[in-house]
RNA sequence: GCAAACCAUUGGAAACAGUGGGACGCAAAGCCACGGGGGCUAAAGUGAUUUUACUAUGCCAGCCCAGCCGCCG
Numbered sequence: 001g002c003a004a005a006c007c008a009u010u011g012g013a014a015a016c017a018g019u020g021g022g023a024c025g026c027a028a029a030g031c032c033a034c035g036g037g038g039g040c041u042a043a044a045g046u047g048a049u050u051u052u053a054c055u056a057u058g059c060c061a062g063c064c065c066a067g068c069c070g071c072c073g
Stems, first nucleotide, its partner, number of pairs: 001026002006021006024062001030068002035065003038060003045054004
């Protein structure tokens, strides 16, 4: 310096994200999703049937590798 869980509120079908509070932690917990994996959700769509399966064009970088900038030695 950043800010997890949680709480309030807003957006969203959801995952999740923004803002405020709050600190679990973090030399990269900075950037990057049009570099590569992995994971989450399933509105619409498709299939099967009265309820469910598949699927990203939606998300996660505080999941990992790579790249760029940065700190220390």
The RNA shown here (c-di-GMP-I riboswitch aptamer) has 73 nucleotides and comes from a mouse gut metagenome.
The coordinates come from a structure-prediction model, not an experiment, and the mean pLDDT is 90.
The model forms 100% of the base pairs in the Rfam consensus.